[in-house]
RNA sequence: CUGCAGGAUAUCUAGGGUUCCGCCGACACGGGUCUGGUCCGAGAGAUAUCGUCACCCCGGCACAUACCGGGGUGAUACACGGCGGGGGAAAAUCCCGGGAGGC
Numbered sequence: 001c002u003g004c005a006g007g008a009u010a011u012c013u014a015g016g017g018u019u020c021c022g023c024c025g026a027c028a029c030g031g032g033u034c035u036g037g038u039c040c041g042a043g044a045g046a047u048a049u050c051g052u053c054a055c056c057c058c059g060g061c062a063c064a065u066a067c068c069g070g071g072g073u074g075a076u077a078c079a080c081g082g083c084g085g086g087g088g089a090a091a092a093u094c095c096c097g098g099g100a101g102g103c
Stems, first nucleotide, its partner, number of pairs: 007050006015040002020037002022034001023031003051076010078098001080101001084096003
């Protein structure tokens, strides 16, 4: 100095709070210091799909290395981390962010 698909989406979970529902109370109101339903929800959680990459096979195509299309197999690893800000009902292992910093 360098992060390259370290990609995208969906469902779910850990987790999160309190708009709404429910629940509780001394009930025009208050309570999340209420198990819950709704809700938010993971880069460093799970699964699936798509994608990407490598090699091989088939076709276009002629004994073609290129290009395009289809198929098969495999790979998609690793991952400590603030303060602060955003979010919105609110909070968070959410977003800034695989950031700053550290190793």

The RNA shown here (Guanidine-I riboswitch aptamer) has 103 nucleotides and comes from Loktanella sp. SALINAS62.
The coordinates come from a structure-prediction model, not an experiment, and the mean pLDDT is 81.
Its Rfam family is "Guanidine-I riboswitch aptamer". Rfam 15.1 lists 1,509 matches to the family in 1,281 species.